[in-house]
Context: one part of a larger RNA
RNA sequence: UGACGGGGGUCCGCACAAGCGGUGGAGCAUGUGGUUUAAUUCGAUGAUACGCGAGGAACCUUACCUGGGCUAGAAUGCUGGAGGACCGGACCUGAAAGGGUUCUUUGUAGCAAUACACCUCCAGUAAGGUGCUGCAUGGCUGUCGUCAGCUCGUGCCGUGAGGUGUUGGGUUAAGUCCCGCAACGAGCGCAACCCCUAUCUUUAGUUGCCAACAGGUCAAGCUGGGAACUCUAAAGAAACGCCGUCGUAAGACGCGAGGAAGGAGGGGAUGAUGUCAAGUCAUCAUGGCCUUUAUGCCCAGGGCUACACACGUGCUACAAUGGUAGGAACAAAGGGCUGCUACUUGGUAACAAGCUGCUAAUCUCAAAAAUCCUAUCUCAGUUCGGAUUGAGGGCUGCAACUCGCCCUCAUGAAGCUGGAAUCGCUAGUAAUCGUAUAUCAGCAAUGAUACGGUGAAUACGUUCCCGGACCUUGCACA
Repeated sequence: UGACGGGGGUCCGCACAAGCGGUGGAGCAUGUGGUUUAAUUCGAUGAUACGCGAGGAACCUUACCUGGGCUAGAAUGCUGGAGGACCGGACCUGAAAGGGUUCUUUGUAGCAAUACACCUCCAGUAAGGUGCUGCAUGGCUGUCGUCAGCUCGUGCCGUGAGGUGUUGGGUUAAGUCCCGCAACGAGCGCAACCCCUAUCUUUAGUUGCCAACAGGUCAAGCUGGGAACUCUAAAGAAACGCCGUCGUAAGACGCGAGGAAGGAGGGGAUGAUGUCAAGUCAUCAUGGCCUUUAUGCCCAGGGCUACACACGUGCUACAAUGGUAGGAACAAAGGGCUGCUACUUGGUAACAAGCUGCUAAUCUCAAAAAUCCUAUCUCAGUUCGGAUUGAGGGCUGCAACUCGCCCUCAUGAAGCUGGAAUCGCUAGUAAUCGUAUAUCAGCAAUGAUACGGUGAAUACGUUCCCGGACCUUGCACA
């Protein structure tokens, strides 16, 4: 000087408390451990691994296993030689890959020799490796933590390590600002500048809109037209102040005014110096080591989907604030040409057939669902719950046995609110309800990422638990 203390002081955080809803019990989905296996590829392991890499394992992916093959090799460059246009077709063997046989065709320049272009083979040279080392590395990432810290120049103090500044008194979300001070300044962080959102104005009106006028329909901005409104998308305005009380100031308080918005308005992006020899050699790059008829490459089948068990994360429930049936209403944000598909017909349905619009504010996916109204069920393992299993179908795809999803009928398990323990959340939040997208032929999505609808309760307070910041003290640690 740091780190540490079951030392002290001050302060903060869904840290506790006050509340709401969960997990832990059941069934299933998914990941992990373990076990099994020819293989169950590899990595991630307290917080900071475990619906994680994987934003989608039937083949492929695929790295694993078994078996069959290739050896300058699957791709590309260069040199030399041989042959030929290339392409394409057929046959044998084979699970395929591979191996073997054969047919056809001579490009451009030139009279030709030959040259050039392309392809195949042979020889040579560079290959290849998801093999090892993340404790040799770059890059990227997690975490402390969006915590308020981390430093430098000059000066001053100290023999020196170092100190001071950065401490003190206040204040703030903040090393934010004010006052003081042997310090005076500065940098990286904080804040602001950026994006979305809440209000208004201007400009612009098509594919969007329809107040007034006219036409028209069973109905409908449907048509003429309109430029008001909504909306779209560009430019601006707007929060900075005012008043009162307290205070030297910074600032604090006010169910004060005005205002759409008030004290950082609400979100996002943004992550200082460093810590954990944290993670990643399997995104990529890369040193070293290892391998070279194999640890490389191709192919078929299998495996990654196994199952006495244990754990994590979720979904669905255990019901009446509910289930079922019928009727009525209101979103936002996305996607669409190898695509989204209206409408009609067939089918109980998944879906199929025919036809139509749309390269989209035009057409379409598309039905929003919770909600409301009516009826019924009357507390029961039930008209709750839907696992499991049987049968019949549909779709994608060379191919659904291992191992896909969906529909219909039948079946109808556990489960009556969950021990010790433990998690999330402070407002348009929790809870709850649906919608869309990426990946994608299809889908094991209950996941992830977005979108809107309905919409709470509680916070006395900082004694205690956890984590963090500053000052101070002790110290057998560095």
Record summary: This is a predicted structure of a 478-nucleotide part of an RNA (small-subunit ribosomal RNA, 3' major domain) from an uncultured bacterium. Its Rfam family is "Bacterial small subunit ribosomal RNA".